[in-house]
Source information:
The RNA shown here (transfer RNA) has 75 nucleotides and comes from an uncultured Verrucomicrobiae bacterium. The coordinates come from a structure-prediction model, not an experiment, and the mean pLDDT is 83.
């Protein structure tokens, strides 16, 4: 340097054009003498970035930037 994946909530992760979603955690409140469990509601999202394509884009295209794997190259 090439090549191929992969970047959505605090963490792991799903959604593959047409209202942004789940466990996990986190705050509150019930429940306890308490503390875990439990149990009911709530906050938590420029969907990496910038541009294009569409009536409509997290989704498709390109390009940037991070990151992982694999070939290469150098010592």
């Nucleotide at each position: 340097g090439c090549g191929c994946g992969c970047u959505u909530a605090a963490c792991u992760c799903a959604g593959u054009g047409g209202u942004a979603g789940a466990g996990u955690g986190c705050u509150a409140c019930c429940u306890u003498c308490a503390c875990a469990c439990g149990g009911u509601a709530g906050a938590a999202g420029u969907c990496g970035u910038u541009g294009g394509u569409u009536c409509a884009a997290a989704u498709c295209c390109a390009a940037c930037a991070g990151u992982g794997c694999g070939c290469a190259c150098c010592a």

It matches the Rfam family "tRNA". Gene Ontology term of the family: triplet codon-amino acid adaptor activity.